[in-house]
RNA sequence: AAGGCAAACCCUUCGUGAGGAGGGGACGCAAAACCACGGGACUCAUUGAGUCAGCCGGGUCGCCGAA
Numbered sequence: 001a002a003g004g005c006a007a008a009c010c011c012u013u014c015g016u017g018a019g020g021a022g023g024g025g026a027c028g029c030a031a032a033a034c035c036a037c038g039g040g041a042c043u044c045a046u047u048g049a050g051u052c053a054g055c056c057g058g059g060u061c062g063c064c065g066a067a
Stems, first nucleotide, its partner, number of pairs: 004029002009024006027054001033060003037057003040052005
C1' cells in the first nucleotide's frame, strides 16, 4: 500500500428476554478471527438454564508490511 472486520442507529426476521441472523450504515479495531476456561456484566418460564469473544485475563489458529 492492497485487502479485512464493523459500534450507535434504521429495516426485516428469530427469541419470553439478555441477545442472534440478514441488509443498510461506520464509531472504532492489527487479531473487533475462533473457544464461555477464570473473573465480570446482563437475561429469564429463576435455585438452573441462557446471553455478551467490540469488558479484562487465558487458550487455539492466523493476514499484510517493516526490521
Molecule: c-di-GMP-I riboswitch aptamer
Organism: soil metagenome